[in-house]
RNA sequence: UGAGUCGGUCAGACGGUCGCGUCGGUGUCCACGUCAGUGGCGCCGCCGAGGAACGUCCGGGCUCCGUAGGACACGGUGGUGGCUAACGGCCACCCGGGGUGACCCGCGGGACAGUGCCACAGAGAGCAGACCGCCACGGUGGACCACCCCGCUCCGGCGGGGCAGGCACCGGGGUAAGGGUGAAACGGUGGUGUAAGAGACCACCAGCGCCCCAGGUGACUGGGGCGGCUUGGUAAACCCCACCGGGAGCAAGGUCAGACAGCACGCGUUCGAGGGCGGUCCGUCCGAGCGUGCGGGUAGACCGCUGGAGGUGUCCGGCAACGGGCACCCGAGAUAGAUGACCGUCACCCGGCCGCCGGCAACGGCGACCGGGCACAGGACCCGGCGUACAGACCGACUCAUCCG
Numbered sequence: 001u002g003a004g005u006c007g008g009u010c011a012g013a014c015g016g017u018c019g020c021g022u023c024g025g026u027g028u029c030c031a032c033g034u035c036a037g038u039g040g041c042g043c044c045g046c047c048g049a050g051g052a053a054c055g056u057c058c059g060g061g062c063u064c065c066g067u068a069g070g071a072c073a074c075g076g077u078g079g080u081g082g083c084u085a086a087c088g089g090c091c092a093c094c095c096g097g098g099g100u101g102a103c104c105c106g107c108g109g110g111a112c113a114g115u116g117c118c119a120c121a122g123a124g125a126g127c128a129g130a131c132c133g134c135c136a137c138g139g140u141g142g143a144c145c146a147c148c149c150c151g152c153u154c155c156g157g158c159g160g161g162g163c164a165g166g167c168a169c170c171g172g173g174g175u176a177a178g179g180g181u182g183a184a185a186c187g188g189u190g191g192u193g194u195a196a197g198a199g200a201c202c203a204c205c206a207g208c209g210c211c212c213c214a215g216g217u218g219a220c221u222g223g224g225g226c227g228g229c230u231u232g233g234u235a236a237a238c239c240c241c242a243c244c245g246g247g248a249g250c251a252a253g254g255u256c257a258g259a260c261a262g263c264a265c266g267c268g269u270u271c272g273a274g275g276g277c278g279g280u281c282c283g284u285c286c287g288a289g290c291g292u293g294c295g296g297g298u299a300g301a302c303c304g305c306u307g308g309a310g311g312u313g314u315c316c317g318g319c320a321a322c323g324g325g326c327a328c329c330c331g332a333g334a335u336a337g338a339u340g341a342c343c344g345u346c347a348c349c350c351g352g353c354c355g356c357c358g359g360c361a362a363c364g365g366c367g368a369c370c371g372g373g374c375a376c377a378g379g380a381c382c383c384g385g386c387g388u389a390c391a392g393a394c395c396g397a398c399u400c401a402u403c404c405g
Base pairs, nucleotide, nucleotide: 001401002400003399004398005397006396007395008394009393010392012346013345014344015343016342017341018340020048021047023045024044025043026042027041029040030039031038032037050376054387055386057385058384059383060382061381062249063248064247065246069282070281071280072279074245075244076243077242078241079093080092081091082090083089094108095106096105097104098103109240110239114238115237116234117233118232131179132178133175134174135173137171138170139169140168141167144166145165147162148161149160150159151158152157187205188204189203190202191201192200206230208227209226210225211224212223213222214221215220253303254302255301256300262294263293264292265291266290267289274286275285276284310329311328312327313326314325315324316323317322348373349372350371351370352369354367355366356365357364358363
């Protein structure tokens, strides 16, 4: 200097004018009220969206259902250890895979409980298999090579006959080493052995099972020994195993005020209708009303509603996530639902043009001017996560390559 990996921060700023919301203060104003005071209006002041407020995917706090018992079904998670209120989150590590590396990825328990699937090709794809090939045996053949016999010979060979070794074909047998098919073929390399072969046997290696030693909290890692020789893949297929799981949700749930209208049918009143809020069963408890249809009234005010598993700084512990101590701070609480509009200056980004500097150039840096732009996007009980969207800017650590000292 370039390329990359991981983590973090910000999410425009300032000033002015007008306009909003809660709260607080205030007024010689208006209304109500016996008073205290309440409401309206005016003036002043503090404060007034997010890293995701989005998705509603998880987990909780909180509220209610009398308790939230057991089992099945159902749902969720799936290496080990830690953090946390908890989680499917986070941190560290292990194993496997990718990358030169920093690092990244993982639906990470089980294929010897069972079932299913692995197209096509191929002989054969779960206990399989012989296509090509190799080997020995039997048979057939007699063109070529080889061998034998006879004749001829110009000594190079030629002709005829025989035989059946090589060779070719057929038959059944042995083989799974070699070749082929395929994503994958029932261990690999080298040898012994064999008619030819084969873990048939041997050495080494891999795998599996068992035993021992060392390290680690553990997943697991390293080493040694013995052994039949060797026992695909897929569970992000069904499934098995282990662990976890009452339900509903702020439109939860309370307080106050106010209004009204019941009728019919069915079941039931201790021989128990109905209920105990995901489904079923068991158990247990409550229980005199319950269910369905038609019809009537109400929809107002207040609480819940923001001081928290809160934030900031610092010290200690811990590899870290995180925990603890001390000090300081209080940043919307709306309810048809508030924070907007305009102006000016600056910042940032893109483009154009001019000047200066460096440079052979390409180009780079600085300054001025002009034009344009400025993301994703807005609470509604709160919090911890995850996922998704996102213009631009900044900071830190680490890796690789090249160059200089």
This is a predicted structure of a 405-nucleotide RNA (Bacterial RNase P class A) from Segeticoccus rhizosphaerae. The sequence was found by an Rfam model in a public genome assembly. It matches the Rfam family "Bacterial RNase P class A". From the family's description: Ribonuclease P (RNase P) is a ubiquitous endoribonuclease, found in archaea, bacteria and eukarya as well as chloroplasts and mitochondria. By type it is a ribozyme. The coordinates come from a structure-prediction model, not an experiment, and the mean pLDDT is 78.